Predicted 3D model of a 252-nucleotide part of an RNA (large-subunit ribosomal RNA, domain VI) from an uncultured bacterium.
The prediction has a mean pLDDT of 86.
Rfam family: Bacterial large subunit ribosomal RNA.

[in-house]
Context: one part of a larger RNA
RNA sequence: CGUUUGAGUCUUGAGGAGAGCUGGCCCCAGUACGAGAGGACCGGGCUGGAGGAAUCCCUAGUGUGCCGGUUGUGGUGUUUACCGCAACGCCGGGUAGCUACAUUCCUAAGGGAUAACCGCUGAAAGCAUCUAAGUGGGAAGCCCACUCCGAGAUGAGGACUCUUUUAGACCCCAAGAAGAAUACUUGGUUGAUCGGCAGACAGUGGAAGCCCUGUGAAGGGUUAAGCUAAUCUGUACGAAUCGGUCGAUAGA
Numbered sequence: 001c002g003u004u005u006g007a008g009u010c011u012u013g014a015g016g017a018g019a020g021c022u023g024g025c026c027c028c029a030g031u032a033c034g035a036g037a038g039g040a041c042c043g044g045g046c047u048g049g050a051g052g053a054a055u056c057c058c059u060a061g062u063g064u065g066c067c068g069g070u071u072g073u074g075g076u077g078u079u080u081a082c083c084g085c086a087a088c089g090c091c092g093g094g095u096a097g098c099u100a101c102a103u104u105c106c107u108a109a110g111g112g113a114u115a116a117c118c119g120c121u122g123a124a125a126g127c128a129u130c131u132a133a134g135u136g137g138g139a140a141g142c143c144c145a146c147u148c149c150g151a152g153a154u155g156a157g158g159a160c161u162c163u164u165u166u167a168g169a170c171c172c173c174a175a176g177a178a179g180a181a182u183a184c185u186u187g188g189u190u191g192a193u194c195g196g197c198a199g200a201c202a203g204u205g206g207a208a209g210c211c212c213u214g215u216g217a218a219g220g221g222u223u224a225a226g227c228u229a230a231u232c233u234g235u236a237c238g239a240a241u242c243g244g245u246c247g248a249u250a251g252a
Stems, first nucleotide, its partner, number of pairs: 001152001006162006015149004021049007033038001050107006059100004066093005071086006110144003117137004168246004172188005193239003196235005202228003209222005
């Protein structure tokens, strides 16, 4: 831009893409078969491998804006305490998120038309013949079925609702499980969108100060203490102000 008024929501499915894998064990049954050795079809059950998808409850990893320990050095005048730098200085843990080594599920069953092939009836050709008329079976393959995209499918589809009382959209702003920009999604005071604050969950692991014990390094008490990121709930305290722009009925 088109889809011939303009929008919002929900759809049909022409067409396209993906998937399609496989092992072992048991029963049938030591049966059929076979002199024996050996050893099934058909059907049923169980359990793996590889591949794929989703998720983070469990397990595990990371977690450089969380907590603790500790070395050297510099600083805050000094003691204490705290901070900077040294690969996050090094080390022990670890929330959310992200992830696999984790968990769950799928590759199942079925239908249709067929290939090679196997048949039925059956003439040409009094026989025979699966084929010439007719008709049945038959594959991990084909078409459905399963998952996803999909009306620029210009053949531009359909339904409902709204639409000068303007429907709706954009600009702008607060953000995000969305993201390179854009886009997408949520919210914008008739508001819980972000921050702050409070509580919770969770992490670390016993703060500082003071007191006691010890010559001292230290230990104990106050004290499950102090501190705490991304999570959850609540709360208008701060910030989403005020506003602006676009937006249809043409033709015969």